[in-house]
Molecule: Bacterial RNase P class A
Organism: Immundisolibacter cernigliae
């Protein structure tokens, strides 16, 4: 000058106050975070659904391991960056199919030919008795060089040729084959083929694996007043009739239902008691745990096993604060709401350890 990891998050005291727990009381105990945040993944828990399989949909994507599980973590491999400590990496398949590749450029994929090179062969012209020479660049050959682009059909060199070209050769690259090492990803050396064939799959797609839905306003229990439902007892409006009366019987009115205006049918009305459902309200869920700390052992490690020890918010119109004093390096981001494991984002400042 840098790289990696860890821990802290103003401290102490007094007084007053708040939430929960213990206690008859006095009083005592506990009381936000590393992210409590975003709600992006994974799981527990609860209710609902569910024979099995397939289709559809979503997710993950080098290998091995850890874990309750993961898109997380650990170790390893490949690729890239850095002098280095280290850092980054969606990193299966493009010879299954479809699609896209702006601009520029000859050409962006059944390769192509603007400039260019050649013109051996054929053609034309010319010289020559002829063999043949010279010229043109018409047919044609080529893809080395130039030009465009993010990307142009292996790279470098030698040979070769009319000019060229894996056309031939050497090395590098690539494909294929078995061998060696490794659980594997993969690596190494050997042999072999002159060489398949652009890129994009965080484009559709293919392949492999994983995945029911909703969420603590989940959900469970107790349970009023009032209204309504079911059952039972008693009472009852108008007219007629019976009876001395209490009251009985018949009919009607009103209301509801039958698709219901008419007709028709059925039922009901007030009060008291009982039953069951729901609402308000209350209780539980609720914080003891894949828990914190320490140690021993196993493992490179994530992590696991065992032992000891600690109890660490649990509210619901929702507590966790205020004042004073002293000290320092003068104090950031931020505040629980069912719980836990991760990721990501925010964050004053110094401290510790390892390394270049």
């Nucleotide at each position: 000058a840098g790289c990696c990891g860890g821990a802290c998050a103003g401290g102490c005291a007094a007084u007053c106050g708040c939430g929960c727990c213990c206690g008859c009381a006095a009083g005592g105990g506990c009381g936000a975070g590393g992210a409590a945040a975003g709600u992006c993944c994974g799981g527990g828990c609860u209710c609902c659904a569910c024979a099995g399989g397939a289709c559809g949909g979503g997710g993950u994507g080098c290998c091995a391991g850890g874990u309750a599980a993961c898109g997380c973590c650990u170790g390893g491999g490949g690729g890239g960056c850095g002098c280095g400590a280290g850092c980054c990496u969606a990193c299966g398949g493009a010879a299954a199919g479809u699609g896209c590749c702006a601009c520029a450029g000859a050409a962006a994929a059944c390769a192509c030919a603007c400039c260019g090179c050649c013109g051996a062969u054929g053609g034309c012209g010319u010289c020559g008795c002829a063999a043949g020479g010279c010229g043109c660049a018409c047919a044609g050959g080529c893809a080395a060089g130039g030009u465009u682009g993010a990307a142009a059909a292996g790279g470098u060199g030698c040979g070769g040729u009319a000019a060229g070209a894996g056309c031939g050769c050497a090395c590098c690259g690539c494909g294929c084959g078995g061998c060696u090492g490794g659980c594997a990803a993969c690596a190494g050396a050997c042999g072999u083929g002159g060489c398949a064939g652009g890129g994009c799959a965080a484009a559709c797609c293919c392949c492999a694996c994983c995945c029911g839905g909703a969420g603590c306003a989940a959900g469970a229990c107790c349970a009023a007043a009032u209204a309504g439902g079911g059952g039972g007892g008693c009472a009852g409006c108008c007219g007629g009739u019976c009876g001395c009366a209490a009251g009985g019987c018949c009919g009607g009115a009103g209301c509801g239902c039958g698709u219901g205006g008419u007709c028709c049918g059925c039922g009901c009305g007030g009060u008291c008691c009982c039953c069951g459902g729901g609402u308000a309200g209350g209780u539980c869920g609720c914080u003891a745990c894949a828990g914190g700390c320490g140690g021993u052992c196993g493992g490179u490690g994530a992590c696991g096993a065992c032992c000891g020890u600690c109890g660490c918010a649990g509210a619901c119109g929702a507590a966790u604060g205020a004042u004073u004093g002293c000290c320092c390096u003068c104090g950031a981001c931020a505040g629980a709401a069912c719980c836990c494991g991760g990721c990501u984002u925010a964050u004053c400042g110094g401290c510790c350890g390892g390394c270049u």